[in-house]
């Protein structure tokens, strides 16, 4: 020095077909075109799961 894994952290995201591009679609706003959209519990604050993802770690391994 580089790789995994593991704490913590920082944004996203979570339906359904598809190997990918994609395409579909409760429901939602909206006159209209058209947007936007489906983890779990809860009546609501809120609380909890997963995956990506930035960052540190006097954390573990293996080259």
């Nucleotide at each position: 020095g580089a790789c995994u894994c593991c704490g913590c952290u920082u944004g996203c995201u979570c339906g359904c077909c598809g190997a990918a591009a994609g395409g579909c679609a409760a429901g939602g706003c909206g006159a209209a075109a058209g947007c936007c959209a489906a983890c779990g519990c809860g009546a609501a604050a809120g609380c909890g799961g997963a995956g990506c993802u930035u960052g540190c770690g006097a954390g573990a391994g293996u080259c």

The RNA shown here has 63 nucleotides. Model confidence (mean pLDDT): 76 of 100.